[in-house]
């Protein structure tokens, strides 16, 4: 210069008017004062405060989590570490417990996808055919080659994503952990780590290969619902309750008593049939709408310092208060100063004035409040690695 990694910042600053939400002054009204989005406020994907509900105690079933150690209110988050992959490196990446408890499935291809088998091929024998030799010929007998049969093999070829430990030497008719080194494995056991795990000794010829984000099994955790949680005051209408009154009849000379108060009362008791009444009024509690209010924002809060620790954190001091709307406020314009780009004077150069232009751009907008992952997303700055040129 050019590729790449891992980190940290910021998201524009003051100031004037205007508006717009909450606070506060003020008896009110007006007036003043003071405060107003984010790194993600976002997905709502996990963790908990809080708040109702349900809750002896065990168990199933269901859901998640799965190296280790430590961090935290808690976490499936976060730091340090192991192993294991990937990258030439910086440096990322990993649900990373169990396949000998079972069940399933490994497609095409291949002899064979798991207690297995044997295309090709590789050796022994036997039969039989040509070939050459030995012998004078037959018979025979050696050797060489074909075939087709018996058997032994898994070295080598093929198949496949994967083939039953891997190399090498030895060893056999030819292989074979058959033997033997070394690497792998699997027990045991010593040191080193809290600990995952790692190192070394010893002993075994060696064991049925992958898949558990397949069913399963182990081990551990987990009640549900969610500020529209949940609570407080409460209006008009109706509805349902109480009490009194009206009405109606009786008693009674009145006074006043009683019944009733609509499922009634009157008609002499009673049935029927007639008649009166016509669902009133007045008051109080209470339930619950509609509306208000509290929950609602001072809190595992934020800023600095000192220490403890590699680090996440944690401790100690000291400061500051920092949005609460509810159809939901949080904007606009002007100056000024900062960037960025041109032009142009000064200047020996750095640079410094003047003057114009442009931009403040991207993702995106609080709704109970917190820790955390993930996702958008615009720019600056370092540190480290490689690759190239130059000195």
């Nucleotide at each position: 210069g050019g590729a790449g990694u891992c980190a940290g910042c910021c998201a524009g600053g003051c100031a004037a008017u205007c508006g717009c939400g909450g606070c506060c002054u003020c008896a009110a009204c007006a007036g003043g004062g003071c405060c107003g989005a984010g790194g993600a406020a976002a997905g709502u994907c996990c963790g908990a405060a809080c708040u109702c509900c349900a809750c002896a105690g065990g168990g199933c079933a269901g859901u998640g989590u799965g190296c280790c150690u430590c961090g935290u209110a808690a976490c499936g988050c976060g730091a340090g570490g192991g192993a294991g992959g990937g990258g030439c490196g910086a440096c990322c990446c990993u649900a990373c417990g169990g396949a000998a408890a079972g069940u399933g499935c490994c497609a095409c291809a291949g002899a064979a996808a798991a207690a297995a088998u044997a295309c090709c091929g590789c050796c022994u024998c036997g039969u039989u055919c040509g070939g050459c030799g030995a012998g004078a010929g037959c018979a025979u007998c050696g050797c060489c080659g074909g075939a087709c049969g018996u058997g032994g093999u898994a070295a080598g070829g093929g198949u496949g994503a994967a083939a039953a430990g891997g190399u090498g030497c030895g060893g056999u008719a030819a292989g074979a952990g058959c033997g033997c080194a070394c690497c792998g494995c699997g027990c045991c056991u010593c040191u080193g780590g809290u600990a995952a795990c790692a190192g070394g000794g010893g002993c075994g010829g060696c064991a049925g290969g992958g898949c558990a984000a397949a069913c399963c099994c182990c081990a551990c955790a987990c009640g549900g619902a969610g500020c529209a949680a949940g609570g407080u005051c409460a209006a008009a209408u109706a509805g349902a309750a109480a009490a009194g009154c009206a009405u109606u009849c009786c008693c009674g000379a009145a006074a006043g008593g009683g019944a009733u108060g609509a499922a009634g009362g009157a008609u002499a008791g009673c049935c029927c049939g007639u008649c009166c009444g016509a669902c009133g009024c007045u008051u109080u509690a209470g339930g619950g709408u509609a509306g208000a209010c509290c929950g609602c924002u001072g809190g595992a809060u934020c800023c600095c310092a000192g220490g403890a620790g590699c680090g996440a954190u944690c401790c100690u001091g000291g400061g500051a208060c920092u949005a609460g709307a509810u159809g939901a406020a949080u904007g606009a314009u002007u100056g000024c100063g900062c960037c960025u780009c041109g032009a142009c004077u000064c200047u020996g150069c750095a640079g410094a004035g003047u003057u114009g232009a442009g931009u403040g751009a991207a993702c995106a907008g609080a709704a109970u409040u917190c820790g955390g992952c993930u996702u958008a997303u615009g720019g600056c700055u370092g540190g480290c690695u490689c690759c190239g040129g130059a000195a």
This is a predicted structure of a 391-nucleotide RNA (Bacterial RNase P class A) from an Acidobacteriota bacterium. NCBI's taxonomy places the organism under Bacteria, Pseudomonadati, Acidobacteriota. The gene name in the source record is rnpB. Rfam family: Bacterial RNase P class A. By type it is a ribozyme.